[in-house]
């Protein structure tokens, strides 16, 4: 990488635009609010590690690494069931 199989949270809101019709409901879509955390994407503390400068009875100071994710933002992105999506796991190639 690819095949199979497991996988979650959170709105039947409110409005307004279009299309259907059986005429008061159903599809699609735009915005506010309210929430969600597991495609994507941003943000980090200790510790410990490296390299520089000071110190040499000192233990300091700058700079990089790593921590680093499933935490944490809520930019994408999702919010009824059920599909689909899904990080992550597991077997096989």
């Nucleotide at each position: 990488a690819c095949g199979c199989u497991g996988g979650a949270a959170a709105g039947c809101a409110g409005c307004c635009c279009g299309g259907g019709c059986u005429c008061g409901c159903c599809c699609g879509g735009a915005c506010u609010c309210a929430c969600c955390g597991a495609a994507g994407g941003g943000g980090a503390a200790a510790g410990c590690c490296c390299g520089g400068c000071a110190a040499c009875g000192g233990g300091g100071c700058c700079g990089g690494g790593u921590g680093a994710a499933a935490c944490u933002c809520u930019c994408a992105g999702g919010u009824g069931c059920c599909g689909a999506u899904g990080a992550c796991a597991g077997c096989g190639u």